[in-house]
Context: one part of a larger RNA
Formats: sequence, C1' cells, structure tokens
RNA sequence: CGUACGUGGUGGAUGCCUUGGCAGCUAGAGGCGAUGAAGGACGUGGUAGGCCACGAAAGGCUUCGGGGAGCAGUCAAACAUGCUUUGAUCCGGAGGUAUCCGAAUGGGGAAACCCACCCAGUUUACUGGGUACCUUGCACUGAAUACAUAGGUGUAAGGGGCGAACGCGGAGAACUGAAACAUCUAAGUACCCGCAGGAAAAGAAAUCAACCGAGAUUCCCAAAGUAGCGGCGAGCGAAAUGGGAUUAGCCCUUAAGUUACAGUGGAUUUAGCAGAACGCUCUGGAAAGUGCGGCAAUAGAGGGUGAUAGCCCCGUAUGCGAAAGGUCCAUUGUAGUGAAAUCGAGUAGGUCGGGACACGUGAAAUCCUGACUGAACAUGGGGGGACCAUCCUCCAAGGCUAAAUACUCCUAGCUGACCGAUAGUGAACUAGUACCGUGAGGGAAAGGCGAAAAGAACCCCGGUGAGGGGAGUGAAAUAGAUCCUGAAACCGCGUACGU
Repeated sequence: CGUACGUGGUGGAUGCCUUGGCAGCUAGAGGCGAUGAAGGACGUGGUAGGCCACGAAAGGCUUCGGGGAGCAGUCAAACAUGCUUUGAUCCGGAGGUAUCCGAAUGGGGAAACCCACCCAGUUUACUGGGUACCUUGCACUGAAUACAUAGGUGUAAGGGGCGAACGCGGAGAACUGAAACAUCUAAGUACCCGCAGGAAAAGAAAUCAACCGAGAUUCCCAAAGUAGCGGCGAGCGAAAUGGGAUUAGCCCUUAAGUUACAGUGGAUUUAGCAGAACGCUCUGGAAAGUGCGGCAAUAGAGGGUGAUAGCCCCGUAUGCGAAAGGUCCAUUGUAGUGAAAUCGAGUAGGUCGGGACACGUGAAAUCCUGACUGAACAUGGGGGGACCAUCCUCCAAGGCUAAAUACUCCUAGCUGACCGAUAGUGAACUAGUACCGUGAGGGAAAGGCGAAAAGAACCCCGGUGAGGGGAGUGAAAUAGAUCCUGAAACCGCGUACGU
C1' cells in the first nucleotide's frame, strides 16, 4: 500500500409519518369604498424581538345571547402582578373607539410629512365641524349683445379607488403555419382601454321554411368535418332540420315586470345543547393486541388516547336551540323606475370605399356604415342567396323581459387507483421571508428526540471552556437536543493474508 472481515466516523439516501398543498363535488356568497376601501406606516402588553390581535377608549370598551371553571393569544418557558360562580377567559350578534398614509378630497409633498383658512365651543390652549375635482338638479347672479345665452357664486344628490375569473363594447399585433413568401393563417387571439352584473349578452320575427309547415332568445347533442369558402394551397368551416335543458311574455292612453322602504307570516343562517354500550386475564415500558365472558347500535364517518378501541375521550346516528343581526319566499301598502315617444325619414334603398356574415368580390344575396344621394305610407313595404315574374311569408327604421348558460378572489362541508418534504403551492418552518438588482423584477434553503422532558441532579478530567467519562431518567440514550430510521461515495481503527 492492497484485499477480506469486524468495528467506528462522516453523510443524509431510504422507510414510516404529516401540520401543508393539488384536483374536484355539494351548498353559500358573488363584492368592498367619501359613514374613507384594498393595502400599508407607526404605535398598544409588566419583561428585547417576530407573528397574530387591536388603535391614543389601542392584547382591548359597551350591550345582548351562548357557555360553565379556570384564565391573562402564539414562537416560549419562567417570574411578577392580577381577573374569576356578583359567572372571568372563550364563542356568536349588534354597537362604540378606530392615530397617520393611501381614491385621499383644504394647499403642498421625496406616501405615512409640511403649511393653512372659515365656523362653533370653551379650560386660551386646544377640541369638534367644514373647505378637492367632475356630473346632474335647483336658486341667485350675469358678458360681448336688447331679450337671452356663455360664464360666475351658492346649495343638494351622485361619481372617483380597489378586486380572481366569467361578460359586453372600443382599439388591435407578431412569432408561427403555408416546409420560402406577399393574399391567407396565427386571430379578432395576446396586449391596451371603457363599462357592468351576479351573471352578462341575446330575446318575442320586416325570422325560417318550401307549397308541408314551424313559431322569442340562450345552452348542449346530432346534422358534420357535411354544404361550402380557399395563392381551391396551408387551412377555414356553417345552416335548415331532429333530439334535449329551460320556458314567458309584454308595452308606447300604459303594462309585463323591477327597485327601495314599512307591516305580517314562513324558511334559513350567524354561537350552541343532549347524545347508547366493558370488564377480567396473558404478553408487554404501555393494551386498543391475545384468551374468556358481556353490552349497545336510527350511532362500525373520522380523529385521539403509551401498539390495532362500536362500548376510554372528542365525536357520529338522531333529536333540540337564538335576546340580536343577515338572507330568501309569500302577501299588503307607499314611493320610484320602466319613459324613448305617439307605430317609428335623412329612414329603407342606391353609388363609391370598407367591415361582418363559414362565404378571401366572386354570379354574391343578407347585415353594419365613412362619403354622396334618397322612397313608399298597409290600395304600402321587407325577405325567400345575382336578377325578373308568380307564389309563400313577415311588418324595419321605439322599448322592456326571468330560466336553462359562463366563472370562483372568498365561506362551509365532503371526496380522491392525487403528492408526501429534490414531491405537493415559490412557500408544511420567521416565505414572497432571507438574499440579489438603481429599478421593473428575480427569488431560495430550511419538517421528524421521547408515550411523557422524565431535556441528564450529583461526581471526575478540562481554560469557572468546548467536549467527554461516570451516575441518574427512560422500554430504548449507538433515542442526548448537530437528537426516528441512518444506504452510498469518502475517512479511520483492529485482525488476517499478500507485497
């Protein structure tokens, strides 16, 4: 030095576990905000800090309910000081308080800061209230300019901002595909903007159909990858009709409806309450396991307890419960809304240019309209895919309308041939933290002693160390806090053999 065996160190794989995630289902809720939101800054505790809670009335105040013995949140023990059967802590309803920033709104501003004015009250130094902008209504004023109007002032009401997806509208790419590329595609997608609702939009035929008929809209299945469109390339791609889901119709002399408030009745929700039935024995550190003998079950869902418990605990089946608040339904009343206007004229139609229709201008109907034009008036008009006739069908240029449909930031319950700490959320833990970046932004690692801290009194070595050896606890300490299991790489020690 090597090999083998044994025994250690290092390391943290594997196994087991789960506080956390993921995907759904069923219900609920679908908004919050000038009565100041979302989100923050700074404070508030007897004891430094983080989280959470709260706001100078600051780990909390008042009140109404629940509950019934301990309590003063957590990391996180300890001490101190207190509260509590005159019912605390805790849970729920309703209130009060709610600094400063933030739409932030008195003015300013480098957010959490600076500086004001007016009114009222008084303790003379403070307290309370008001003072942004826009829109609309009303009142008073009021130019050029006579009436008026614009404008101004005051007042009242509303708006503003945030929020995950879903919706409607405006505006609108490119990569890409076409094996290049220009029409085309991607795609009316992404992104941006406006507006709204719990859904939105659409909607009661100037619709289809085909000589038979149907009878608003929306969504699903089929029709169908069909008919078609298409550098007839790549690709794009219907409808009638049939079957389902759900159904609802109305108005312009005013109504279907719908909103708010109040009354009545009912349901539901926001705390909770009761809730059956087991003992002995053996093994063991521990019984829920073994053996024996019982009981209950409208309860064998689930979880915990020193191993695997129907009968130990929490629960579960079942039954019961609200002073106060919320929601929904029915009904009655009041007040609004519907509300544009008078059956729809600069409209239908036409020409030119575009766009939408599955349809790229094509034989291109239909719909929308930037420019220019421009009817008829039910004895009328539109459509039936150029166009004409016949026939059929409907009545535009006014308006409202639930349900079936889409989505899930959020609440509750439940489920999983979903994950189990390099997985599953980026995050099971002080996580959008530490850290990086001027910034937009990027973005981790990190779980497990034990049933119970019983977390090792005391002694010894040592630097009043670190660490270790005894002792003790424990079933176990090679479970000792770098703590379950403890693989491999890697590094020792002992023995044997080889060189």
RNAcentral holds the full RNA, with entries from ENA. Predicted 3D model of a 499-nucleotide part of an RNA (large-subunit ribosomal RNA, domain I) from a Gammaproteobacteria bacterium. Lineage of the source: Bacteria > Pseudomonadati > Pseudomonadota > Gammaproteobacteria. The prediction has a mean pLDDT of 84.